Predicted 3D model of a 267-nucleotide RNA (Bacterial large signal recognition particle RNA) from Thermodesulfobium narugense. The organism belongs to Thermodesulfobium, within Bacteria. The gene name in the source record is ffs. Model confidence (mean pLDDT): 75 of 100.

RNA sequence: AUGUGCUAAGCGGGGAGCUGGCGGUGCCCUGUACCUGCAAUCCGCCAUAGCAGGGCCUAAUUCCCCAGCCGAGGCUUAGAGAUGUAACGCAGCACUGUAAAGUGCAAUGUUGAUAGCAAGGCCUUACGCGACGGUGCUACCGUGAACCCCGCCAGGACCGGAAGGUAGCAACGGUAAGCGGUCAGACCGGGUGCCGUAAGUACCCCUUGCAGGAGUUGUACUUACAGAAAGCGGUUGUAUCUCUAUUGUCGAAGCUGGGGUGCACAA
Numbered sequence: 001a002u003g004u005g006c007u008a009a010g011c012g013g014g015g016a017g018c019u020g021g022c023g024g025u026g027c028c029c030u031g032u033a034c035c036u037g038c039a040a041u042c043c044g045c046c047a048u049a050g051c052a053g054g055g056c057c058u059a060a061u062u063c064c065c066c067a068g069c070c071g072a073g074g075c076u077u078a079g080a081g082a083u084g085u086a087a088c089g090c091a092g093c094a095c096u097g098u099a100a101a102g103u104g105c106a107a108u109g110u111u112g113a114u115a116g117c118a119a120g121g122c123c124u125u126a127c128g129c130g131a132c133g134g135u136g137c138u139a140c141c142g143u144g145a146a147c148c149c150c151g152c153c154a155g156g157a158c159c160g161g162a163a164g165g166u167a168g169c170a171a172c173g174g175u176a177a178g179c180g181g182u183c184a185g186a187c188c189g190g191g192u193g194c195c196g197u198a199a200g201u202a203c204c205c206c207u208u209g210c211a212g213g214a215g216u217u218g219u220a221c222u223u224a225c226a227g228a229a230a231g232c233g234g235u236u237g238u239a240u241c242u243c244u245a246u247u248g249u250c251g252a253a254g255c256u257g258g259g260g261u262g263c264a265c266a267a
Base pairs, nucleotide, nucleotide: 002266003265004264005263006262010056011055012030013029014028015027020046021045022044023043024042034054035053036052037051038050063260064259065258066257067256068255069254073250074249075248077245078244079243080242081241082240083239084238085237086236087235088234090233092232093231095227096226097225098224099223101222102221103220104219105218106217107216108215116210117209118208119207120206121205123200124199125198126197127196128195129193130192132189133188134187135186137185138184139182140181141180142179143178149174150173151172157166158165159164
């Protein structure tokens, strides 16, 4: 060096997260890369850091190590934007009010405005009157008792020799309680009244009168001031997403170069 058989290794890796730490399941990247079982209220382990079982291939263009280039992607930091959310009244918009303010328009006013004075009303309280409603106390009307209410008591009954007398049902007449009615008197009530009397408040409004003689009112805008609210906007914070950049960090895949790695037998 060749051939045969075997063995270590290999049959994917990485990021964030989890964890005292490591690996795995799950997520993401890379891109093709044996199978089965376990596992987020986790699973298996402990620096030799998944465990258990099975399979393939092999000491090299295939395994291991180092260096360089390129570099997906993740994390971190900063910035910008979008969306949501919390707080703040805060330049402004929108809203409300005020001004003997300004401008425009409209209405009204010499058939007399605003302001002023007087009277009355409106308003409140008390009393009265009326109406309405209620009660049914008094009054009036009607009705109202088989007997145990009254009067009169036919017939009949009783007493008597008789004359006569006694009690007394029905009918008739009346009456008590009760019942029904009238609503006259009485009492009571109130979201009661074009009503009256007295007192009061208020002077806003209405009516009338007096004097006087030119304004008054509404609305829109502007300006100034004040206010409320949080609709838009603003400021600050925060959450998520997107983009960009840089700092830091980890870094798959790919390319290049260098190095390392067995055992047995046979000729």